[in-house]
Molecule: SAM riboswitch aptamer (S box leader)
Organism: Lihuaxuella thermophila
């Protein structure tokens, strides 16, 4: 990089160093010197992995494995504007601009494969 599953309308600082640019890409439409990115510190959240407990299953029993639910937050990720901001392709439904939905697609992030 590829490729599989899963999720993706909730949450998260009026901290400090920084100085113009960000919000994936396209068109929009937005944040930004009452100060963007990045960096630290904080903080959220719980998808893997500890730890706890309850309950099932395997085991003759016990150990033990494993399964499903809760808790918890010390570890590895990730993530803290707006819906994954909306949007790009296909369709529905209201004559129509438009709207409002669906379903791919494209990203994203976790695990797990090559």
């Nucleotide at each position: 990089u590829u490729u599989u599953u899963a999720u993706c309308g909730a949450g998260a600082g009026a901290g400090g160093c920084g100085g113009a640019g960000g919000g994936a890409c396209u068109g929009g439409c937005c944040c930004g010197a009452u100060g963007a990115a990045g960096c630290c510190c904080g903080g959220c959240a719980a998808c893997c992995g500890g730890u706890u407990u309850g309950c099932c299953u395997u085991g003759c029993u016990c150990a033990g494995a494993g399964g499903c639910a809760a808790a918890u937050g010390a570890g590895g990720u990730g993530c803290c504007a707006a819906a994954u901001c909306c949007u790009g392709c296909a369709g529905u439904g209201c004559c129509g601009a438009g709207c409002a939905c669906u379903g791919a697609g494209a990203g994203a992030u976790a695990a797990g494969a090559a």